Source information: Model confidence (mean pLDDT): 82 of 100. A computed fold for a 75-nucleotide RNA from a Candidatus Bathyarchaeota archaeon, annotated as transfer RNA. The source organism's lineage runs through Archaea, Thermoproteati and Candidatus Bathyarchaeota. Rfam family: tRNA. The family's RNA type in Rfam is transfer RNA.

């Protein structure tokens, strides 16, 4: 210096390829009920997120440009 990969609720993760009932799904945390003598387990329920910024489009987590953060090859 060249080339790749990753980034999404408090934590883990599907969704990116082929845009679209995705105002974002799952599971855990946490809160509130309900069961119980009381707690756990369990059922109800809610609570929360697409790294920043620009651009394409009727629409962007999804495509494209840059940028910032990690990581890995190669020199």
């Nucleotide at each position: 210096g060249g080339g790749g990969c990753u980034g999404u609720c408090g934590g883990c993760u599907a969704g990116c390829u082929u845009g679209g009932c995705c105002u974002a799904g799952g599971c855990u945390a946490c809160g509130a009920g309900g069961c119980u003598c009381g707690g756990g387990c369990c059922c109800u329920c809610g609570u929360g997120a697409c790294g920043g910024g620009g651009g394409u489009u009727c629409a962007a987590a999804u495509c494209c440009c840059u940028c910032c953060a990690g990581c890995c090859c190669c020199a």